[in-house]
Molecule: c-di-GMP-I riboswitch aptamer
Organism: Thiobacillus sp.
RNA sequence: CACCGAACAGGGCAAACCCGCCGCGAGACGGGGACGCAAAGUUACCGGUCUCAAUCAUUCGCCACGGAUGCACGAGACAGCGGGACCGCCGGU
Numbered sequence: 001c002a003c004c005g006a007a008c009a010g011g012g013c014a015a016a017c018c019c020g021c022c023g024c025g026a027g028a029c030g031g032g033g034a035c036g037c038a039a040a041g042u043u044a045c046c047g048g049u050c051u052c053a054a055u056c057a058u059u060c061g062c063c064a065c066g067g068a069u070g071c072a073c074g075a076g077a078c079a080g081c082g083g084g085a086c087c088g089c090c091g092g093u
Base pairs, nucleotide, nucleotide: 002093003092004091005090012037013036017032018031019030020029022027035080041086042085043084045083046082047081048078049077050076051075052074056070057069058068059067060066061065
């Protein structure tokens, strides 16, 4: 430096769910709780999923207006969906 995680040391993180709290929402944060994780550490760069949603189209009605559906500009969320980038513990080859 590359690859690997059977065993070792110190350990670390924490899904669902519950409570509190913030947000229109996806979700975030704190506490409890452990399904799992060797990067379940960091990062929205690429793909993806999700949320709100202008305009437009279609449609419904009680048609100067309002509702529903679709595409989606735009704005966001997810790093525990995959890839990339950065950084890192122990051990093995």